[in-house]
Context: one part of a larger RNA
RNA sequence: UGACGGGGGACCGCACAAGCGGUGGAGCAUGUGGUUUCAUUCGAGGCAACGCGAAAACCUUACCUACUCUUGACAUCCAGCAAAUCCUUUAGAGAUAGAGGAGUGCCUUCGGGAGCGGUGAGACAGGUGCUGCAUGGCUAUCCUCAGCUCGUGUUGUGAAAUGUUGGGUUAAGUCCCGCAACGAGCGCAACCCUUAUCCUUUGUUGCCAGCGAUUCGGUCGGGAACUCAAAGGAGACUGCCGAUGAUAAACCGGAGGAAGGUGGGAAUGACGUCAAGUCAUCAUGGCCCUUACGAGUAGAGCUACACACGUGCUACAAUGGCAUAUACAGAGAGAGGCGAGCCAGCGAAGGGAAGUAAAACUGAAAAAGUACGUCGAAGUCCGAAUUGGAGUCUGCAAGUCGACUCCAUGAAGUCAGAAUCGCUAGUAAUCGCGGAUCAGCAUGCCGCGGUGAAUACGUCUAGUACA
Numbered sequence: 001u002g003a004c005g006g007g008g009g010a011c012c013g014c015a016c017a018a019g020c021g022g023u024g025g026a027g028c029a030u031g032u033g034g035u036u037u038c039a040u041u042c043g044a045g046g047c048a049a050c051g052c053g054a055a056a057a058c059c060u061u062a063c064c065u066a067c068u069c070u071u072g073a074c075a076u077c078c079a080g081c082a083a084a085u086c087c088u089u090u091a092g093a094g095a096u097a098g099a100g101g102a103g104u105g106c107c108u109u110c111g112g113g114a115g116c117g118g119u120g121a122g123a124c125a126g127g128u129g130c131u132g133c134a135u136g137g138c139u140a141u142c143c144u145c146a147g148c149u150c151g152u153g154u155u156g157u158g159a160a161a162u163g164u165u166g167g168g169u170u171a172a173g174u175c176c177c178g179c180a181a182c183g184a185g186c187g188c189a190a191c192c193c194u195u196a197u198c199c200u201u202u203g204u205u206g207c208c209a210g211c212g213a214u215u216c217g218g219u220c221g222g223g224a225a226c227u228c229a230a231a232g233g234a235g236a237c238u239g240c241c242g243a244u245g246a247u248a249a250a251c252c253g254g255a256g257g258a259a260g261g262u263g264g265g266a267a268u269g270a271c272g273u274c275a276a277g278u279c280a281u282c283a284u285g286g287c288c289c290u291u292a293c294g295a296g297u298a299g300a301g302c303u304a305c306a307c308a309c310g311u312g313c314u315a316c317a318a319u320g321g322c323a324u325a326u327a328c329a330g331a332g333a334g335a336g337g338c339g340a341g342c343c344a345g346c347g348a349a350g351g352g353a354a355g356u357a358a359a360a361c362u363g364a365a366a367a368a369g370u371a372c373g374u375c376g377a378a379g380u381c382c383g384a385a386u387u388g389g390a391g392u393c394u395g396c397a398a399g400u401c402g403a404c405u406c407c408a409u410g411a412a413g414u415c416a417g418a419a420u421c422g423c424u425a426g427u428a429a430u431c432g433c434g435g436a437u438c439a440g441c442a443u444g445c446c447g448c449g450g451u452g453a454a455u456a457c458g459u460c461u462a463g464u465a466c467a
Base pairs, nucleotide, nucleotide: 015459016458019423020422021421022420023419026314027313028312029311030310031309032308033307034305035304042053043052064299065298066297067296068295069294072124076123077122078120079119081117085102086101087100088099089098090097091096106113107112126289127288129287130286131285135283136282137278138277139276142272147186148185149184150183151182152181153162154161155160166177167176168175193265194264195263197234198233199232200231201230202229203228207223208222211221212220213219237260240254241253242252244250320375321374322373324371325370326369333362334361337356338355342351343350382413387408388407389406390405391404392403393402429451430450431449432448433447434446435445
């Protein structure tokens, strides 16, 4: 100077408290450990690994088994052959090996050249092999916490200090005052995006107040008001008033206002910490393999299953289940795509096909809600696992190992021990919808809107025996 303390003071945070809903018990989904296996490829490991890299039937794929190749699946160079390419056939699981046929292009100074395909020789290729404790890059985390530093000056023999401490204040090293300091930089804040209000401009594919028509559908004539769509502006700054304060910064209350004191949300992450993570995105030093630790193919595996843990979904019911009728979103997607009406099917789907590169057409039905009926506390008209049968779709192919439909079956489960998690407002809870990935496969992820709470006295305890 730091670090640490079962020292002190001040403060903060869903840290505790006050509340609401979960997890831990059940079934299933998914990841991990373990075990098993020819292989169950590899990585990630407290927070900050475990619905993570990562949408595994083949491919992916790196693993295993079997069959194969050795200048090689991929790149450059040399020599020589042949245009390239296409078709048929035989063996084989295929990779591959053999045979037959078609076919002669482009440029040219006629020597040849370009491109593509075999062959041969070696230089070399190749490695998801090791080391993230040799590295770059990228990332997590403390932490969106308020900190981390420098120049000059001054003080001290010096390490260093001062500034950055002190009195107030703030979300903030935010600002004010004081002060041997005066300034400055990276952070904070602001600038950017989005959302909440208004104005101007422009009205199609969007809108429909008034007028007329109507097949009653903004459908048509029309309109430019409204909604909305963008583009540009306005608006919020403690600006105004009062109280408090040190006459300051500021704080409290009020007015006006769509919005009030950072309005809500996002993006943005200082110096550094953890030899944190990644050599399997990529790049890269060193080491290692080179008829194999490289490469190809088929099948298998990553999907196993006495068990343990994490994260979720569905429930245990009446604020509910079922049946009928009926209302209201937002955001996003669509051409090898989205696919309407119609037909037949109980249904998943199918047939056929209009429209639509989409404010136009389509997916599209929003669901919870509302109205009416039923069930009557029961392992049930709760709950849906499991199993049997019959099917649909994608795809070369659903046996290992896909999703969905119908009929039958109808397990555990009657609110969950110790313990533990999230959340302070359009939030929690609850309800559905969309997208990426994607041939197919979503209870995961990323978004979207609908309905819409409770509680916060407060800071005693606790965050703090490691390092």
Molecule: small-subunit ribosomal RNA, 3' major domain
Organism: uncultured Arsenophonus sp.